FMN riboswitch aptamer (RFN element), 113 nucleotides, folded computationally. The sequence was found by an Rfam model in a public genome assembly.
RNA sequence: AGUUAUCUUUGGGGUUUGGUGAAAUUCCAUACCGGUGGUAUAGUCCACAAGCGAAAGCAAGAGCAGGCGCAAUUCCUGCACCGACGGUAAAGUCCGGAUGAGAAAAGAUACGG
Numbered sequence: 001a002g003u004u005a006u007c008u009u010u011g012g013g014g015u016u017u018g019g020u021g022a023a024a025u026u027c028c029a030u031a032c033c034g035g036u037g038g039u040a041u042a043g044u045c046c047a048c049a050a051g052c053g054a055a056a057g058c059a060a061g062a063g064c065a066g067g068c069g070c071a072a073u074u075c076c077u078g079c080a081c082c083g084a085c086g087g088u089a090a091a092g093u094c095c096g097g098a099u100g101a102g103a104a105a106a107g108a109u110a111c112g113g
Stems, first nucleotide, its partner, number of pairs: 004110007017029003031093002033083002035048004043081002051058002063079005085096003
C1' cells in the first nucleotide's frame, strides 16, 4: 500500500411575483429545488437510501432529439418531464412524524507488512 474490526464526525435542497376566492406558499400563471455509489461529469441510465412492516417482505417518479468525442440517455444546444405519508382549500417547496432514521463519505485507533 492493502485488508478486517471498533469508534468518532459529517450526512437534502426549494413558493418569487401576480390572479381567483370568505379561506390556497395547496388551485391558475410564473418562480424555485435536486441525497448516495457506479459509469465521460446524471433528479429522469444501473443500483442504494429515505416510506410501511416484528420479520419475510411490500410499496414507490420522470427524457427525448441533435452536436462534439475512443467513450456521454451524464457534457453542449433545444424542447420536455418527475417528486412518499399525515394535516390543511387539493402541497416536490408550508406544518408534522423528525433534536428521528439513513445510503454513504471523511478521519482515528488496532491488526497487518